[in-house]
Description:
Transfer RNA from Anaeromyxobacter sp. Red801, 72 nucleotides, folded computationally. Rfam family: tRNA. Its family is annotated with triplet codon-amino acid adaptor activity in the Gene Ontology. The prediction has a mean pLDDT of 83. The same sequence occurs in records of 4 taxa. RNAcentral holds the sequence, with entries from ENA, GtRNAdb and Rfam. Taxonomically the source falls in Anaeromyxobacter (Bacteria, Pseudomonadati, Myxococcota, Myxococcales).
């Protein structure tokens, strides 16, 4: 330098055009002598950035940034 993939709560990941979700973690309450488990409830996201397409974009397109692999 070229090719392919990935980027979404703290972590691991869903979500293939119509209000952003799950598990774990975190907080509060119940339970216990106390802890753990369990049960109920709650908070937390500029969906990597910029532009484009569209009535509407996490999703489609382009460029850029970061990261992984491959080729040279």
């Nucleotide at each position: 330098g070229g090719g392919c993939g990935c980027g979404u709560g703290g972590c691991u990941c869903a979500g293939u055009g119509g209000u952003a979700g799950a598990g774990c973690a975190c907080c509060u309450g119940c339970u216990u002598g106390a802890c753990a488990c369990g049960c109920a409830g709650g908070g937390g996201g500029u969906c990597g950035c910029u532009g484009g397409u569209u009535c509407g974009a996490u999703c489609c397109c382009a460029g850029c940034c970061g990261u992984g692999c491959c080729c040279a």